[in-house]
Predicted 3D model of a 73-nucleotide RNA (transfer RNA) from a Chthonomonadaceae bacterium. The RNAcentral record of the sequence draws on ENA and MGnify. It matches the Rfam family "tRNA". From the family's description: Transfer RNA (tRNA) molecules are approximately 80 nucleotides in length.

């Protein structure tokens, strides 16, 4: 310098052909314990790497940028 990939709550990943943004694990609370743990039940927490386009509608198409990874030279 070229090409391919991946970026979504703190963590790991999900979202099928564009049409309600979800689980796990965490965390906080409550029930249960003498207590802690474990179970069980609830609750906050993300507007999807920035930005522009297309569409009535975009996490999913398209352009440009940025990071991290793998090939190639």
């Nucleotide at each position: 310098g070229g090409g391919g990939g991946u970026g979504u709550g703190g963590c790991g990943c999900a979202a099928c052909c564009g049409g309600g943004a979800g689980c796990g694990c965490g965390a906080c609370g409550g029930c249960u314990u003498u207590g802690c743990a474990c179970g069980c039940c609830g609750u906050a927490g993300g507007c999807u790497g920035a930005g522009a386009g297309u569409u009535c509608g975009a996490g999913c198409c398209u352009c440009u940028c940025c990071a991290c990874u793998u090939c190639c030279a």